A computed fold for an 84-nucleotide RNA from Solirubrobacter pauli, annotated as c-di-GMP-I riboswitch aptamer. The RNAcentral record of the sequence draws on Rfam. Model confidence (mean pLDDT): 84 of 100.

């Protein structure tokens, strides 16, 4: 530099719920908590999915806009241990 995550170690993150703030919402900030996670670190302007809210329309599971989700998969870029 490459592959792995079977042990140890010394950590980190943080689901659901609950309090508060934000937002029409999907959601998000925080503070308690902690299922869980070897990238549960970063990208949402890398692609797929899923979801909201606004118009279109007789009508819509269509079409378009504007968003949300990296803890839904892949994929880019980064990184610790330890084993090999």
């Nucleotide at each position: 530099a490459g592959g792995u995550g079977u042990c140890a170690a010394g950590g980190g993150c943080a689901a659901a719920u609950c309090a508060u703030c934000c937002g029409c919402g999907a959601g998000g900030g925080u503070g308690a908590g902690g299922c869980g996670c070897a990238a549960a670190g970063c990208c949402a302007u890398c692609g797929g999915g899923g979801c909201u809210c606004c118009a279109g329309c007789g009508g819509a599971u269509c079409u378009g806009g504007a968003g949300c989700c990296g803890g839904c998969c892949g994929g880019g870029c980064u990184g610790c241990c330890a084993c090999u």
Taxonomically the source falls in Solirubrobacter (Bacteria, Bacillati, Actinomycetota, Solirubrobacteraceae).